Predicted 3D model of a 1464-nucleotide RNA (small-subunit ribosomal RNA) from a metagenome.
Rfam family: Bacterial small subunit ribosomal RNA.
The coordinates come from a structure-prediction model, not an experiment, and the mean pLDDT is 87.
[in-house]
RNA sequence: UGGCUCAGAACGAACGCUGGCGGCGCGCCUAACACAUGCAAGUCGAACGGCCGAUGGGGCUUGCUUCAUCGGCAGUGGCGGACGGGUGAGUAACGCGUGGGAACCUGCCUUUCGGCUCGGGACAACCGUGGGAAACUACGGCUAAUACCGGAUACGCCCCUGGGUGAGAGCCCUGGGGGAAAGAUUUAUCACCGAAAGAUGGGCCCGCGUCCGAUUAGCUAGACGGCGGGGUAAUGGCCCACCGUGGCUUCGAUCGGUAGCCGGCCUGAGAGGGUGGUCGGCCACACUGGGACUGAGACACGGCCCAGACUCCUACGGGAGGCAGCAGUGGGGAAUCUUGGACAAUGGGCGAAAGCCUGAUCCAGCGACGCCGCGUGGGUGACGAAGGCCUUCGGGUUGUAAAGCCCUUUUACCGGGGACGAUGAUGACGGUACCCGGAGAAUAAGCACCGGCUAACUCCGUGCCAGCAGCCGCGGUAAGACGGAGGGUGCUAGCGUUGUUCGGAAUUACUGGGCGUAAAGGGCGCGUAGGCGGCCAUGUAAGUCGGGUGUGAAAGCCCGGGGCUCAACCCCGGAACGGCACCCGAGACUGUGUGGCUCGAGACCGGAAGAGGUGAGUGGAAUACCCAGUGUAGAGGUGAAAUUCGUAGAUAUUGGGUGGAACACCGGUGGCGAAAGCGGCUCACUGGCCCGGUUCUGACGCUGAGGCGCGAAACGUGGGGAGCAAACAGGAUUAGAUACCCUGGUAGUCCACGCCCUAAACGAUGCGAGCUGGAUGUCGGGGGACUUGUCCCUCGGUGUCGAAGCUAACGUGAUAAGCUCGCCGCCUGGGGAGUACGGCCGCAAGGUUAAAACUCAAAGGAAUUGACGGGGGCCCGCACAAGCGGUGGAGCAUGUGGUUUAAUUCGACGCAACGCGCAGAACCUUACCAGCCCUUGACAUGGCGUCUAAAUCCCGGCGAGAGCUGGGGCUCCCGCAAGGGGGGCGUCACAGGUGCUGCAUGGCUGUCGUCAGCUCGUGUCGUGAGAUGUUGGGUUAAGUCCCGCAACGAGCGCAACCCUUGCCUUUAGUUGCCAUCGGGUAGGGCCGGGCACUCUAAAGGAACUGCCGGUGACAAGCCGGAGGAAGGUGGGGAUGACGUCAAGUCCUCAUGGCCCUUAUGGGCUGGGCUACACACGUGCUACAAUGGCGGUGACAAUGGGCAGCGAAAGAGCAAUCUGGAGCUAAUCCCCAAAAGCCGUCUCAGUUCGGAUCGCGGGCUGCAACUCGCCCGCGUGAAGGUGGAAUCGCUAGUAAUCGUGGAUCAGCAUGCCACGGUGAAUACGUUCCCGGGCCUUGUACACACCGCCCGUCACACCAUGGGAGUUGGCUCAACCCGAAGCCGGCGCGCUAACCUCGAUCUUCGGAUUGGGGAGGCAGCCGUCCACGGUCGGGUCAGCGACUGGGGUGAAGUCGUAACAAGGUA
Repeated sequence: UGGCUCAGAACGAACGCUGGCGGCGCGCCUAACACAUGCAAGUCGAACGGCCGAUGGGGCUUGCUUCAUCGGCAGUGGCGGACGGGUGAGUAACGCGUGGGAACCUGCCUUUCGGCUCGGGACAACCGUGGGAAACUACGGCUAAUACCGGAUACGCCCCUGGGUGAGAGCCCUGGGGGAAAGAUUUAUCACCGAAAGAUGGGCCCGCGUCCGAUUAGCUAGACGGCGGGGUAAUGGCCCACCGUGGCUUCGAUCGGUAGCCGGCCUGAGAGGGUGGUCGGCCACACUGGGACUGAGACACGGCCCAGACUCCUACGGGAGGCAGCAGUGGGGAAUCUUGGACAAUGGGCGAAAGCCUGAUCCAGCGACGCCGCGUGGGUGACGAAGGCCUUCGGGUUGUAAAGCCCUUUUACCGGGGACGAUGAUGACGGUACCCGGAGAAUAAGCACCGGCUAACUCCGUGCCAGCAGCCGCGGUAAGACGGAGGGUGCUAGCGUUGUUCGGAAUUACUGGGCGUAAAGGGCGCGUAGGCGGCCAUGUAAGUCGGGUGUGAAAGCCCGGGGCUCAACCCCGGAACGGCACCCGAGACUGUGUGGCUCGAGACCGGAAGAGGUGAGUGGAAUACCCAGUGUAGAGGUGAAAUUCGUAGAUAUUGGGUGGAACACCGGUGGCGAAAGCGGCUCACUGGCCCGGUUCUGACGCUGAGGCGCGAAACGUGGGGAGCAAACAGGAUUAGAUACCCUGGUAGUCCACGCCCUAAACGAUGCGAGCUGGAUGUCGGGGGACUUGUCCCUCGGUGUCGAAGCUAACGUGAUAAGCUCGCCGCCUGGGGAGUACGGCCGCAAGGUUAAAACUCAAAGGAAUUGACGGGGGCCCGCACAAGCGGUGGAGCAUGUGGUUUAAUUCGACGCAACGCGCAGAACCUUACCAGCCCUUGACAUGGCGUCUAAAUCCCGGCGAGAGCUGGGGCUCCCGCAAGGGGGGCGUCACAGGUGCUGCAUGGCUGUCGUCAGCUCGUGUCGUGAGAUGUUGGGUUAAGUCCCGCAACGAGCGCAACCCUUGCCUUUAGUUGCCAUCGGGUAGGGCCGGGCACUCUAAAGGAACUGCCGGUGACAAGCCGGAGGAAGGUGGGGAUGACGUCAAGUCCUCAUGGCCCUUAUGGGCUGGGCUACACACGUGCUACAAUGGCGGUGACAAUGGGCAGCGAAAGAGCAAUCUGGAGCUAAUCCCCAAAAGCCGUCUCAGUUCGGAUCGCGGGCUGCAACUCGCCCGCGUGAAGGUGGAAUCGCUAGUAAUCGUGGAUCAGCAUGCCACGGUGAAUACGUUCCCGGGCCUUGUACACACCGCCCGUCACACCAUGGGAGUUGGCUCAACCCGAAGCCGGCGCGCUAACCUCGAUCUUCGGAUUGGGGAGGCAGCCGUCCACGGUCGGGUCAGCGACUGGGGUGAAGUCGUAACAAGGUA
């Protein structure tokens, strides 16, 4: 930088655990799936006739009739059923929101004006006759009306027409035509008709706003407009005829997907994002699709017709139905309620009214679903009960918590009273709210969490199991992360979980982000649309600003007030509603019109540089080839070689020729071009830039989505082909080598034409403009100054270093990555993937545009510290080299692995395990194995009980012993006593464990490494990690010292201080010494004596680069020299910084935890640790003559010694024995040193070598069988200097020789120590190993024993292709065509009106027959739902097989990348 994740708020929720009360809300988000049953729209007798019943009266053939009243039933008629209620399917639309508009309608209601006249004919009900299972229905007959029809009348109304007026709307006048009415009753009203107006409701049109996809780019034929007409309440292409050819669209049409919209609601600081459940407004829908009828209003949820699917009834002929009304059922689902009460209130329908109806509504019920309120008690109560948990066993905590004591009574319970809602009556709620009284702490607490984020910790269990987990991540034996418990934290009648939204996320950035290297600048230019645009004046007023008016429904939010005890909730008022429209005004800025200007831009004139481009020509050098000459055996090539060329004459060399390509030197962080790119020379044509002049135009400009052009290499065709050179071949290299190296070599590279369109097309940095310190180089031009070869000024280009600033840092810095403006392109975690599908382009390769599923908790940038590098520089070390001696071969010893075993106890494992723990395994040790035994234990402490005896001691039996089991004897100490101490037995606590964990630990140790390093304080630098100091120049063994330096100091290390050794002095003088003196001896410090010397052991001295010379920087230091016993830390030792290796050790010790407890403890006997086909490490002895053997018998040091060393003397071949002096030790003893020297052997498996084996002996020890050491005699193995490889050592060292000691009864080739003899070599730092400092790269950081890539194999997952197949949506053409509207016909049917005839007449007319008008059935036609045929588009499911992709503790092959990653 960037993603992921969490803490907040919210919800119509669901799920888990839990659940006391009340108030107020809310409650199918899924199947617009299907529905049983009941209810949800009726009402009016004051419109009308009839029927039935009751009561009363009259007539009276007592059973009928009539009248009145009341009630009921259906019918005619009226009004209502278009409201109210439900749902969200469809709809991306004038559907909704908001603001406007003109061509409209409006039942009931209000106001005003006017009217209500005369007639007529029917149809239900009813009666009769039929049909039908039913639903229903046919025919005939009677009848009323506020039903229907005709006539009259017409202020105003409608149509036609003429005139006047007016801008118009309209108003006034004239003529013609047309059109009304209904009555009822209680006589006061209610109805009715025409007209005008209002109010209310509605229809229509327009501006603006309203989701996603461009991998949907073009759509459209009634399509857009006009004229005329039809239609409607009304405008309109709504519909039709004719005419025109338009209309929409990158400001996203069309198409696809999704979605009812809004007030609001949730979230948010806001901007914004999400959402549209309840309430309110609008829309749409009512089983699905279509249709109209009626009506003021419908294309009608509880109406009609048709079609379809489904369900039901049926007598099979035919019918019925539509809960997205209330309740309820099934189904679906994670999930959402009662088949309740009432019309008391509010509201609605009808009615004059009473009233009826009302699942609207008001209430109640269920549900913690939400919000709000209350309670489950209050006070007191211990240095603090019990229990639980923890514990360092002291205690802590639960915890004033409980109990106890003293109180209270909200809620719940019981009893009593009892509303408001109702202005007079009427109360479902409801005996509810509320009030009073009563009893009694009584009826009432849970859930989640406690590793970090994030508030809250311990124990136990578990042991990468079981499980947890929002992210990071926990769990592999001490888990604060799992499970339980105790405790704690948080919230609380709830608490958690899940889902979803916003927030945090400035993580889509309008507010408010970016693009050099993190994701991100288009490869480059020209340019369209668009965006943006210099100076002055003026007009305009679209944007903008001010004021006003209208609107912005209510509810909600906010503020104020009020009502339920508070709150939630509710009521009233205000504010707000960010918006839209209109009017008035302003005129700065933007826009726009006009006029002007010159500084932007361009033109012109004069100069100048250049690998700028295209075409034609031309030149020399070189390579190669060809010809010829000279010439001979090689050449070539490499790390080394080989393939290859060459005696048919190569290479080399000379001359001549051919051909192609590229242009050495000049040549340059030089030039030109927009980029790609451009390099010999000449000519022609041509683009751009720069400088100077300041003549002209007058903003003509900048950028640039699409578009167009250019665009390295590659590709195609045809030429050309010298060199080079993919592919290919051969030779090498290699484990392999389809590579790197070599020899060849074809496409290609070149030319022409065409095509591609990509690149680390990079300055990883778009273009243009302005502004902002400097220094220095260079290219092109101009000007100036003078000292004439320099300096100064200036414009344009190209570099370097750098100020401020910017930047995460690196860096950038007038050529910006600084400060600003304009425009374009692009980014939004990594992988999947620049991939798939689709489109476009391409001959192809492929390009371009460009996803998703799935998956990860990161992927990245810059810088830092380390580590590392087959990076670099400097420097050390027995690191190499130079040398000496070994190991590796043999035999043996010893340790280890392995194997074996009843056991072969355990640990140690590169260096840094392996003669290590073990400085002593026959028993013991001993931890292992077998067997036999013990159980308060072999050992410690304490309690209780018991024995009044001590323990001890003595004697038996069995036994391998341990042990088991008997017998006997004696009885303790202190004290006056009480008592104390001590002992045995029993018992309880406990002991005990070399059982596990060294990865829980302490301590100790190894190692890097005696390497020169590791750090700190303060300061300074850096956002920070961190740096500086500690780097640098010298120097040193050293971070040793000096100098320098933003550092100055300091600490742990180095050095020194300590021990030892080397020289001297002093002190001291026995047990040491003996020079001098004396004595003595065979000899001897043996004795006296002495302390000089040696020595001993204590204290000092001495060495410091101090002195001289040289060198270096006048330093530190280095080199040489003098002196000195010793010289540049004299030799050796002790001493081991911060740290590393989870190095080693629980079996030294200590210790947490775990485990065992008649055994994993304890004892004992025997065995094992000693095994043996092998392998390795470390050693010893050798292979021999620098030796063996024999002889000789010189010289040392360190040490050790009383359960000891052990002399002399003696015995034995010897081991050894006898002996016992002396010695607690400078006194005595171990003690002899060995190599040396002399002689001999003469190169042999030996007089080398000693293994092995036999016999005999010695010593220790309870005991040498397994399994000790030594001696003697005999035996005499392998071995003749050791392959690859490998170890030690730089001086008193290596090598070689012996000596002592620890352990120890005995046992040494091991270990520790001592002295004797005593070398060789180091040119040097290239290489191997290890290390130090600086620097560099890094993709490493459990740090190169690192990291990491791809194929293959296996498992799983999602996905592309896929012959096809199934389904959805949709388009076009055609066929069919229900119901219905419209049109036509309508020989059939037809009461009212007109008319003719006849009859009758009260002359009004009536009756009857015919005709007409009008109407109807029916038929035909247009349109059209459903259905069908065929074709196309699109989406989805499945699909043999197939492609890649992702993921997956330990698979295969290689090693591509990261360090020069070993070929950058």